[in-house]
Molecule: Bacterial large signal recognition particle RNA
Organism: Acidimicrobiia bacterium
RNA sequence: CCGUGCUAGGCGGGGAGCUCGUGGUGCCCUGUACCCCAAAUCCACGUAUGGGGGGCUGAAUUCCCGCUCGAGGUCCGACCAGUAUCAGGAGUUCGGUCCGCACGCAGUGUCGAAGGCCGGGUCCUGCGCAACGGGGUCCCGCGAACCGAGUCAGGUCCGGGAGGAAGCAGCUCUCAGCGGAUCCCCCCGUGUGCCGCAGGGUUGCCUGGCCUGAGCGAGCGACGGAUUUGAGUCUGAGACUGCCGGGUCGACGGCGGGUGCACGG
Numbered sequence: 001c002c003g004u005g006c007u008a009g010g011c012g013g014g015g016a017g018c019u020c021g022u023g024g025u026g027c028c029c030u031g032u033a034c035c036c037c038a039a040a041u042c043c044a045c046g047u048a049u050g051g052g053g054g055g056c057u058g059a060a061u062u063c064c065c066g067c068u069c070g071a072g073g074u075c076c077g078a079c080c081a082g083u084a085u086c087a088g089g090a091g092u093u094c095g096g097u098c099c100g101c102a103c104g105c106a107g108u109g110u111c112g113a114a115g116g117c118c119g120g121g122u123c124c125u126g127c128g129c130a131a132c133g134g135g136g137u138c139c140c141g142c143g144a145a146c147c148g149a150g151u152c153a154g155g156u157c158c159g160g161g162a163g164g165a166a167g168c169a170g171c172u173c174u175c176a177g178c179g180g181a182u183c184c185c186c187c188c189g190u191g192u193g194c195c196g197c198a199g200g201g202u203u204g205c206c207u208g209g210c211c212u213g214a215g216c217g218a219g220c221g222a223c224g225g226a227u228u229u230g231a232g233u234c235u236g237a238g239a240c241u242g243c244c245g246g247g248u249c250g251a252c253g254g255c256g257g258g259u260g261c262a263c264g265g
Base pairs, nucleotide, nucleotide: 001265002264003263004262005261006260009057010056011055012030013029014028015027020046021045022044023043024042034054035053036052037051063258064257065256066255067254068253072249073248074247075246076245077244080242081241082240083239085237086236087235088234093231094230095228096227097226098225099224100223103221104220105219107216108215115211116210117209118208119207120206121205122204123200124199125198126197127196128195129193130192131190132189133188134187135186136185139180140179141178142177148173149172150171151170156165157164158163
């Protein structure tokens, strides 16, 4: 140096998080990298590099060490920018509300505006009328075992007799009461009335007549004013994100170095 068979090792690693700590499952990065079982109100372990079972490879492209590069994560920090939130200010912009004006548009007005005068209605009081309701009078019918009336058969009583008396039932009438009718009449009442009369009031609204003769109201826009944190703007606060700087861990990759045992040639 070559060949054969083995062994250590390897068959992924890292960040944050969890945890007393470590590793794993789960999340993220790298990028390709044996299989099976369990694992988040979790699994395994106590200084190991997770536990249990199986397989492949094997001293180098693959294992180990150092340097380098640096994906990505994480921590800290000043300025700036952005996002949303909260608090406040001004009343400059837009918007909302209110007031004014009468410039524009629209409306209305010589088929008569605004104004003036005289009335009426709407409102209040009283009376009347009508309507409706209730009651009464009047009318009709029923209506009293005895304690209402009339007539009172029979019977009863008095009387010598003539005659007389009380009187049940029946019949007739009626009281209280009940029912019907309700045209007229009387009384009472009314969230009744295109009703009438008298008086009062008339702020507002509607309306009639007369005089006079051109404006009137403010719907929209414009303009002026007041107010309003609804929008925008400004100020402040803390939060998050981005950019930047620093710290820390660091995959993949690059470079350099290191690493056995046995037998045979």